[in-house]
RNA sequence: GGGCGGAUAGCUCAGGUGGUAGAGCACGUGCCUCACAUGCACGGGGUCAGAGGUUCAAGUCCUCUUUCGCCCACCA
Numbered sequence: 001g002g003g004c005g006g007a008u009a010g011c012u013c014a015g016g017u018g019g020u021a022g023a024g025c026a027c028g029u030g031c032c033u034c035a036c037a038u039g040c041a042c043g044g045g046g047u048c049a050g051a052g053g054u055u056c057a058a059g060u061c062c063u064c065u066u067u068c069g070c071c072c073a074c075c076a
Base pairs, nucleotide, nucleotide: 001072002071003070004069005068006067007066010025011024012023013022019056027043028042029041030040031039049065050064051063052062053061
């Protein structure tokens, strides 16, 4: 330098053919218990790496950038 894949909740990850963002774990509250753990119920928490574009509407499509990983090439 070229190619491919990733970036979404605190963590690990889903998200069909664009249509109001989800799960598990974790966290908070309550129940349960002598107490803790387990279990059950409820709840809080994200504008989706950044910027622009297309569209009535973008996590999703297009362009650029940042960053992480892998492969290939080059190299005095």
Model confidence (mean pLDDT): 82 of 100. This is a predicted structure of a 76-nucleotide RNA (transfer RNA) from a Candidatus Eiseniibacteriota bacterium. It matches the Rfam family "tRNA". Rfam describes the family as follows. Transfer RNA (tRNA) molecules are approximately 80 nucleotides in length. The organism belongs to Candidatus Eiseniibacteriota, within Bacteria.